Small-subunit ribosomal RNA from an uncultured rumen bacterium, 1513 nucleotides, folded computationally.
Model confidence (mean pLDDT): 84 of 100.
Rfam family: Bacterial small subunit ribosomal RNA. Its family is annotated with ribosome and structural constituent of ribosome in the Gene Ontology.

RNA sequence: AGAGUUUGAUCAUGGCUCAGAACGAACGCUGGCGGCGUGCUUAACACAUGCAAGUCGAACGCGAAAGCGGCUUCGGCCGUGAGUAGAGUGGCGCACGGGUGAGUAACGCGUAGAUAACCUGUCUUCAUAUUCGGGAUAACACGCCGAAAGGGGUACUAAUACCGGAUACGCUUGUAUUUCAUAGGCAAGGCAAGGAAAGGUGGCCUCUACAUGUAAGCUACUGUAUGAAGAGGGGUCUGCGUACCAUUAGCUAGUAGGUGGGGUAAUGGCCUACCUAGGCGACGAUGGUUAGCGGGUCUGAGAGGAUGAUCCGCCACACUGGCACUGGAAUACGGGCCAGACUCCUACGGGAGGCAGCAGUGAGGAAUAUUGCGCAAUGGGGGCAACCCUGACGCAGCGACGCCGCGUGAGUGAUGAAGGUCUUCGGAUCGUAAAGCUCUGUCAAGAGGGAAGAAGUGCGGGGAGGCUAAUAUCCUUUUCGUUUGACGGUACCUCUAAAGGAAGCACCGGCUAACUCCGUGCCAGCAGCCGCGGUAAUACGGAGGGUGCGAGCGUUGUUCGGAAUCACUGGGCGUAAAGGGCGCGCAGGCGGCUUGGUCAGUCAGAUGUGAAAUCCCACGGCUUAACUGUGGACGUGCAUUUGAAACUGCCUGGCUUGAGUACCAGAGGGGAAAGUGGAAUUCCCGGUGUAGAGGUGAAAUUCGUAGAUAUCGGGAAGGAAUACCGGUGGCGAAGGCGACUUUCUGGCUGGAUACUGACGCUGAGGCGCGAAAGCGUGGGGAGCAAACAGGAUUAGACACCCUGGUAGUCCACGCCGUAAACGAUGUGAACUAGAUGUAGGGGGUGUUGAUCCCCUCUGUGUCGCAGCCAACGCAUUAAGUUCACCGCCUGGGGAGUACGGUCGCAAGAUUAAAACUCAAAGGAAUUGACGGGGGCCCGCACAAGCGGUGGAGUAUGUGGUUUAAUUCGAUGCAACGCGAAGAACCUUACCUGGUCUUGACAUCCCGGGAAUCCCCAUGAAAGUGGGGAGUGCCUUCUUUGAAGGAGCCUGGAGACAGAUGCUGCAUGGCUGUCGUCAGCUCGUGUCGUGAGAUGUUGGGUUAAGUCCCGCAACGAGCGCAACCCUUGCCUUCAGUUGCCAGCGAUUCGGUCGGGCACUCUGAAGGGACUGCCGGUGUCAAACCGGAGGAAGGUGGGGAUGACGUCAAGUCCUCAUGGCUCUUACGACCAGGGCUACACACGUACUACAAUGGCCGGUACAACAGGAAGCGAAACCGUGAGGUGGAGCGAAUCCCAAAAGCCGGUCCCAGUUCGGAUUGUAGGCUGCAACCCGCCUACAUGAAGUCGGAGUUGCUAGUAAUCGCGGAUCAGAAUGCCGCGGUGAAUGCGUUCCCGGGUCUUGUACACACCGCCCGUCACACCAUGGAAGUUGGGGGUGCCCGAAGUUGGUUAAUUAAUCUACUACCUAAGGCAAAACCAAUGACUGGGGUGAAGUCGUAACAAGGUAGCCGUA
Repeated sequence: AGAGUUUGAUCAUGGCUCAGAACGAACGCUGGCGGCGUGCUUAACACAUGCAAGUCGAACGCGAAAGCGGCUUCGGCCGUGAGUAGAGUGGCGCACGGGUGAGUAACGCGUAGAUAACCUGUCUUCAUAUUCGGGAUAACACGCCGAAAGGGGUACUAAUACCGGAUACGCUUGUAUUUCAUAGGCAAGGCAAGGAAAGGUGGCCUCUACAUGUAAGCUACUGUAUGAAGAGGGGUCUGCGUACCAUUAGCUAGUAGGUGGGGUAAUGGCCUACCUAGGCGACGAUGGUUAGCGGGUCUGAGAGGAUGAUCCGCCACACUGGCACUGGAAUACGGGCCAGACUCCUACGGGAGGCAGCAGUGAGGAAUAUUGCGCAAUGGGGGCAACCCUGACGCAGCGACGCCGCGUGAGUGAUGAAGGUCUUCGGAUCGUAAAGCUCUGUCAAGAGGGAAGAAGUGCGGGGAGGCUAAUAUCCUUUUCGUUUGACGGUACCUCUAAAGGAAGCACCGGCUAACUCCGUGCCAGCAGCCGCGGUAAUACGGAGGGUGCGAGCGUUGUUCGGAAUCACUGGGCGUAAAGGGCGCGCAGGCGGCUUGGUCAGUCAGAUGUGAAAUCCCACGGCUUAACUGUGGACGUGCAUUUGAAACUGCCUGGCUUGAGUACCAGAGGGGAAAGUGGAAUUCCCGGUGUAGAGGUGAAAUUCGUAGAUAUCGGGAAGGAAUACCGGUGGCGAAGGCGACUUUCUGGCUGGAUACUGACGCUGAGGCGCGAAAGCGUGGGGAGCAAACAGGAUUAGACACCCUGGUAGUCCACGCCGUAAACGAUGUGAACUAGAUGUAGGGGGUGUUGAUCCCCUCUGUGUCGCAGCCAACGCAUUAAGUUCACCGCCUGGGGAGUACGGUCGCAAGAUUAAAACUCAAAGGAAUUGACGGGGGCCCGCACAAGCGGUGGAGUAUGUGGUUUAAUUCGAUGCAACGCGAAGAACCUUACCUGGUCUUGACAUCCCGGGAAUCCCCAUGAAAGUGGGGAGUGCCUUCUUUGAAGGAGCCUGGAGACAGAUGCUGCAUGGCUGUCGUCAGCUCGUGUCGUGAGAUGUUGGGUUAAGUCCCGCAACGAGCGCAACCCUUGCCUUCAGUUGCCAGCGAUUCGGUCGGGCACUCUGAAGGGACUGCCGGUGUCAAACCGGAGGAAGGUGGGGAUGACGUCAAGUCCUCAUGGCUCUUACGACCAGGGCUACACACGUACUACAAUGGCCGGUACAACAGGAAGCGAAACCGUGAGGUGGAGCGAAUCCCAAAAGCCGGUCCCAGUUCGGAUUGUAGGCUGCAACCCGCCUACAUGAAGUCGGAGUUGCUAGUAAUCGCGGAUCAGAAUGCCGCGGUGAAUGCGUUCCCGGGUCUUGUACACACCGCCCGUCACACCAUGGAAGUUGGGGGUGCCCGAAGUUGGUUAAUUAAUCUACUACCUAAGGCAAAACCAAUGACUGGGGUGAAGUCGUAACAAGGUAGCCGUA
């Protein structure tokens, strides 16, 4: 410090999410030790039990018992225990310490002050005093009531208890004065009145008395009282700060103030009587909700934000509410009274209680500890002290709850062991890891030793000092001895033995460090966000490995950060969310130049404070650290004070430039009222006149023979709007304003002078204006026209179109107050290059009359620099640079909605949420794609033609159906005479049946034989069983023979074979298609923040991104073209099997001699390049025409297929990953099936005839093929064919032409057309033609008479038509691939259909229009509004009742203080009543959100097919 996520990609906006730190935490898994901290965040819920506040005999009076001892008449008594225990009176304490955070939005807290408005026990200092009296009372004793708690009575007694008198100051009060002062202050000081006390303990005899020693007395200490001061503590008051809601805007009668009085320690409406009518509030009163506040803590760079556990300060509370008493202090946690709720005891009459003290219990909860030890230390209370008390505190226990530290071993060790995992099977990895060897000893265990924390106090001994009459006592101090440890036999130290007892958790798709295998198969599951999972998951689960942290690790929750995502530091508002519809203007904010003053703001210095702890720094203490000690620094704040005087403010004087006024001139649809006009529509009257008119895409509804439309004349009956001028021209604040005239009236501009002298800008609330629609009342109503009606369109048409038509539109008055009220741009001011147009005014030169030209002010447009902007764009009319003020925004939806308030007659407007839900929504620009957008161009795309198809029959393929099986694949174009260039068996993958299991096929090992051939039995065959013949090749050796090897057959075991089984969506290869379309890209440069653009666009041209020109581009690559093959012309070479011009021969056949001229063959060349001419064109490319030429503008044809698209096709050609089968999904055999058949489709063939059929005669090809072959002649057969076998491995032989031509016949018909179908008889191939081949002859003679909607091929040697050949193949083409023969028609042209290219435009599309997407309805779930009501709650108001208690009054007593009784006021709780508010719930109901593929339509995005949108009805 950033990252992920909207998009195909980009930039920006904007939200969501993550990485960090922290915690009083909890949960899951795991867990060795120690130190220091820390531990009910929830029910301020209820509490059993124990303890947490007592102490003092040196204030006082009483006063046991057990035990022991003695005596005894056994009843008891005495002594001791003991003036002890104990209770009581009294003093002090109990207001501290400890707990909790319910309440409280407040002078509660914080900070700084005030108290001249106050108090202060104990403590310290100073001063003075401590006098004389009195009566009670508890305890105790006796006795009474009560279950108890407790209470009453009688009698006695003491005090430092209580009361009275005296005295007293510088005390208090009143009054008067001086001084200070805000009043009651300080000091002085006059008068009057008033107010105190308590003793105790120790010691002594100096003075006095008795005279022993004690008392008076003295003395010491302590206490008491008064006064003054201090310290510390407290009360009260004030400035400033201190949460959210305005959907809380008005609140207030003791309320605000005054006077008198009361009350308090003290000010004060704190209380009371009277008077006045005020007081608070937009700088947020009142009300509501929430909350203890601070030091601090967490986070953050900081500013801030969040928080208020532990520790410290303050406040509040003590079961809930009220009340006072005592006291220095309380309205009192472990005190009291009353009321209420709850719990407990009870003899039912009454009583008792308050853990938010420490432990502990129950409950609640995700969750929080021991009913421990000790007063040894620190601190507190009491006491002279010893000492007592102390759940404060010190310690221990429990909890990984947090922080910190330590350990679980170290070194060496490669056969890289075993084992696990992975594997390309070679290996890799866990891994020096282990084992093994050598060491060490922290912690834990055992044994032994063993602290500091302790200073005191007391006591005893000694010394010094003080008080005093005193060597007494007492006090202070010093020294010696003695005495005190809960923790704890703890920390720590030493020794022993032993690697022995001590590692887990999370993660591994990206963010984010870390990867493989198996399982699963949109299942199970994961997930913080994006998202994984549908058979090869690094994302699920397991394993191996790895990464991170480590006695912990993860998860969850919360806070801050990142988030500049509320922006003070530090954001925005043209289009992303966001400028109010517009103006006027109160408050507020801000404000020109200048003189003097002031010092509030501002700045500087000083002082005080800002507690301690914490944070930071330095140095120390625990072995280190955490922890902790000491010192320093910080503490941005507040207050006081001293200065400065520039700026702001304030006061004061002036100025004119801001603003305004006066004068002259000017433009204008500015506004209001009254009046006037012409054109047009409609209507009415009359004339002419006829059958249509009108309307539309086309029609119809409608009008018209009762006379329309049309046309002419007239009337005005009328209303509304004002053509031309008219213009990004004018005016107005905006809405808006358009005939003409008059009246009234607002604003603006220019010019020149004069005047005022900052009078200004903005503007929350407020007030006014405010299109259209709408509302009310009354008019008016021609045209237009929501609603409505009818006609069309349509699947429907509640629309678009048409015919009608009412509100309304118009006027007057009054409401409404909204619009995409837009420049989507608030108002005002200043500054910052220009160019050009236009409207209004002024000036200048020149002419001097006008036009022109120049300058200038004001308005309104366009372009454009700097600058700005995410970009688009803005750009002196800013969206630039600044200033002032206002309004507004903070993800999308829910929603501008609900509720509440305000306004409105209503419609509704305004103000304005939440629950819930999503990870986006949105902006600008880019590249594509698309458009029922546009421009240009091409293609048998259309058009112009020719021929088909769709109808018939047949063939063939497919779907479907059937079947034991009808094997499988191909499915729009781009599947369907396709894989299949050929299913009777085989093929064959399918079915039925019979068989085999190392296998039909491959490699390795072992045994036997070798090969090979023949025969028999059985069986459908595969197969099974048996017999016979027969021994080869190579090498070596002791050559009868043996061994080994190669090839082959057979038997056996296992490794393995095998699979046309699955996945073409795991793949390679191959192929189709767009498309032989002209495109697709790159390097460098340039432009742009970027995606990208440029180049490749533009002007021409081409078949072409072909070429030329231009150009921030310059080049290049893959495509195009060319190079290749073939064909068309010529030349050269060559001349058999080809050819024959000339010569000869001839059986007349190039047959022979001969020749190679020609044809031809097959090799090499030539030729064509827009090369030449003319024209057009930009002096170009190119095009048009022409010449020559066999051929002319790529001559014709072929091969050749860019980047890519379609998860296109193929695992059944082949190859291949993974999965599956393994006596079977493998292999063999026989038979069957792939050939089925109601039907549907595709592709073909043959036809329907006379341009024809049939018969006879006759002519001319090319490409090819041929040995298990082609097969001639000749003969046989009607024919298929047979016999035959010449010739030929083929320029030699063979297969081998048809249409055509000549002649004849048929005569328009289901025919002499057509040939299906069927019967019979044959032929051929083949082991075999039944299922299931082809051909022939005879006979039969079906449909069909040119084919609906639609659809298809073809632009020249093409279509059409005619035959021929080949591959496959035993046989089996109407298919496929080739070949030649004959041989057309048409093309105006690009409007339209289809496809494509290019430029541009719009876009809400990008799996890209087969896109996206809206609303109702139906279903499920969720939250929410309304609702007759119901229930609960808090607060307020009024009335009733009214406990305790203070105060007052009255009464009766008392010596006094005072007490009793009654009563008045106030008042808690309670009751009643009405109203408001908040919350929960409610039949039913409203909309909203979400949900997988539901229904109906098609609204929006393209001109979205009626441009869209806003307001209103």